The RNA shown here (transfer RNA) has 73 nucleotides and comes from a Clostridia bacterium. NCBI's taxonomy places the organism under Bacteria, Bacillati, Bacillota, Clostridia. Rfam family: tRNA. By type it is a transfer RNA.
[in-house]
RNA sequence: GCACCUUUAGCUCAGUUGGUAGAGCAACUGACUCUUAAUCAGUGGGUCCGGGGUUCGAGUCCCCGAAGGUGCA
Numbered sequence: 001g002c003a004c005c006u007u008u009a010g011c012u013c014a015g016u017u018g019g020u021a022g023a024g025c026a027a028c029u030g031a032c033u034c035u036u037a038a039u040c041a042g043u044g045g046g047u048c049c050g051g052g053g054u055u056c057g058a059g060u061c062c063c064c065g066a067a068g069g070u071g072c073a
Base pairs, nucleotide, nucleotide: 001072002071003070004069005068006067007066010025011024012023013022019056027043028042029041030040031039049065050064051063052062053061
């Protein structure tokens, strides 16, 4: 330098053909318990890496960047 992959909640990751963003773990609250842990129930938490475009509508499609990774040179 070229090609490809990844970027979504505190962490690990889903997200179908474009139609109002989810799970597990963690945190918090409640129940249970003498207390803690475990267990059960619930709650909160995300401008989806940044910018632009297409569209009635974009996490998803297109373009330009950023960070990380793999291969080739």